Transfer RNA from a bacterium, 71 nucleotides, folded computationally. It matches the Rfam family "tRNA". By type it is a transfer RNA. It was read from a public genome assembly.
[in-house]
RNA sequence: CGGGACAUAGUAUACCGGUAGUACGCACCCUUCGGGAGGGUGUAGACUGGGUUCGAUUCCCAGUGUCCCGA
Numbered sequence: 001c002g003g004g005a006c007a008u009a010g011u012a013u014a015c016c017g018g019u020a021g022u023a024c025g026c027a028c029c030c031u032u033c034g035g036g037a038g039g040g041u042g043u044a045g046a047c048u049g050g051g052u053u054c055g056a057u058u059c060c061c062a063g064u065g066u067c068c069c070g071a
Base pairs, nucleotide, nucleotide: 001070002069003068004067005066006065007064010024011023012022013021018054025043026042027041028040029039030038047063048062049061050060051059
């Protein structure tokens, strides 16, 4: 320099045009003499900007970052 992939909650990971889910974590409660395990409730998220659309996490463009391949 050229090509490709990826970016979602504190962490990991789904969904892919119509309200973004699960697990762990964290907070509170139940259970226990206490702890652990278990159960219940809650918390918190689409990398940034623009475009298309009635509607965008999803499609398109640009940027940023990470990774892979080639030179």